[in-house]
RNA sequence: AAACGUCUUCAGGGCGGGGUGCGAUUCCCCACCGGCGGUAGGUGCCUCUGGCACGAGCCCGCGAGCGCUCCGGCAGGGUCACCCCGGCAGGAGGUCAGCAGAUCCGGUCCGAUGCCGGAGCCGACGGUCAUAGUCCGGAUGAAAGAAGACGGUG
Numbered sequence: 001a002a003a004c005g006u007c008u009u010c011a012g013g014g015c016g017g018g019g020u021g022c023g024a025u026u027c028c029c030c031a032c033c034g035g036c037g038g039u040a041g042g043u044g045c046c047u048c049u050g051g052c053a054c055g056a057g058c059c060c061g062c063g064a065g066c067g068c069u070c071c072g073g074c075a076g077g078g079u080c081a082c083c084c085c086g087g088c089a090g091g092a093g094g095u096c097a098g099c100a101g102a103u104c105c106g107g108u109c110c111g112a113u114g115c116c117g118g119a120g121c122c123g124a125c126g127g128u129c130a131u132a133g134u135c136c137g138g139a140u141g142a143a144a145g146a147a148g149a150c151g152g153u154g
Stems, first nucleotide, its partner, number of pairs: 004151007016030004031134002033123002035062004042054005057121002065099002067096001068093004073088002076085003103119005125137003
């Protein structure tokens, strides 16, 4: 050096035009956006048997959110203190039984869901005069992870 530990900082983009309507950035037509790690036949650079950097929304995983489980609280119901039932707000766990999305065709090639060309598809929860990936809210939150500092064995 590595593992590992503590801490710090950072860590998401997008409704523009038109239509209908009392009302829509929510519907319809066109438009716009793409978190993190991995994989790597593309691209660039170099000191070129090789090395480095970048390189997938829909390939493999992860994340927040919803759900679920647990905890105690509140009010209600079961004629009931215990007990049981569902409800509400809060806290904890962190994948648990669940939701957690979505890609094909043609070409090249030994080999492509990643390259080239084309056509598609997807996007938590709550709110809203009307159904939201793009508005508002939880969120000045959380977090996959990234970078750094210190410790650390030899």
Model confidence (mean pLDDT): 78 of 100. The RNA shown here (FMN riboswitch aptamer (RFN element)) has 154 nucleotides and comes from Stenotrophomonas chelatiphaga. Rfam family: FMN riboswitch aptamer (RFN element). Its family is annotated with FMN binding in the Gene Ontology. The model forms 100% of the base pairs in the Rfam consensus.